Small-subunit ribosomal RNA, central domain from an uncultured bacterium, 351 nucleotides, folded computationally. It matches the Rfam family "Bacterial small subunit ribosomal RNA". The RNAcentral record of the full RNA draws on ENA and SILVA. The prediction has a mean pLDDT of 88.

[in-house]
Context: one part of a larger RNA
RNA sequence: CUGGGCGUAAAGCGUGCGUAGGCGGAUCUGUAAGUGGGUGGUGAAAGCGCCCGGCUAAACCGGGCGAGGUCCAUUCAGACUGCAGGUCUAGAGGCGGAUAGAGGGGUGCGGAAUUCCGGGUGUAGCGGUGAAAUGUGUAGAGAUCCGGAGGAACACCAGUGGUGCAAACGGCGCCCUGGGUCCGAACUGACGCUGAUGCGCGAAAGCCAGGGGAGCGAACGGGAUUAGAUACCCCGGUAGUCCUGGCCCUAAACGAUGGACACUUGGUGUGUCGGGUAUUCCAGUCCCGAUGUGCCGGAGCUAACGCGUUAAGUGUCCCGCCUGGGGAGUACGGUCGCAAGGCUGAAACUC
Repeated sequence: CUGGGCGUAAAGCGUGCGUAGGCGGAUCUGUAAGUGGGUGGUGAAAGCGCCCGGCUAAACCGGGCGAGGUCCAUUCAGACUGCAGGUCUAGAGGCGGAUAGAGGGGUGCGGAAUUCCGGGUGUAGCGGUGAAAUGUGUAGAGAUCCGGAGGAACACCAGUGGUGCAAACGGCGCCCUGGGUCCGAACUGACGCUGAUGCGCGAAAGCCAGGGGAGCGAACGGGAUUAGAUACCCCGGUAGUCCUGGCCCUAAACGAUGGACACUUGGUGUGUCGGGUAUUCCAGUCCCGAUGUGCCGGAGCUAACGCGUUAAGUGUCCCGCCUGGGGAGUACGGUCGCAAGGCUGAAACUC
């Protein structure tokens, strides 16, 4: 010496389930594969290191000694790993009780608002902008009142809040259903962690079929602005946005931070659960514990910014990924897709 890394420099798969594999708690016994020691064998020559010598020296050459191994045999050891067997409960699971929640699916209901339709009152404008115009209105608009239709979304509560693996989830009730947390401790007895391939889920847009269509609104038409205006502003408006079924599989899918476990000063909010204190009950307050979610900061870490018990600190295990910029997430091939395109993914050349 036997790589270094991945919050922002290149680099954590969008997310979960899980196969192979890798890794794995405490204790006892056995075994001796790994492991360690001894002995024997072998490790050709050349080469390499040291010493000596030969060519006038060196290169070169000769001689001696040594080094050199996932090697073979044999023997010993039994700590650690493995293997076999026994036992255990701290990991994991399960049981009982309690509990919070926009977690998921289905179904019904509700009010506000926009638009449209019918009717009443009523008359000249309304609308829109920087200013206007297109638009709309005497066939009666806008304003205002009553009634009706329909679609989409659920103000306040609402939080620096909650739930979910992520994507995501917000009116109210009911039905079905997943996960979490706390307290208790009868039960199982390492049943665990990670996870190549694989499988599921996966915003928006987009695609196929059928429905629906209020508002909004790519494309498109018109009015303005402007030198022009394929825009920004205005008047309209089709796909779409919504529902059912089936595809697509991407994202600044972000904490730009993979998962699990253990350890390491503190302060202060907040959600949930449990326990405790006071003259007694209760409310509230305060204190303690667990779990989640924030802020501030110590050591330590970091290029700095910052992170800091929710680590980017200290360690162990497993997976993914990076290796100068452009070319390029392109070409080619493969594979998936109805398509759009996705996944995999170069090189020449150039700086």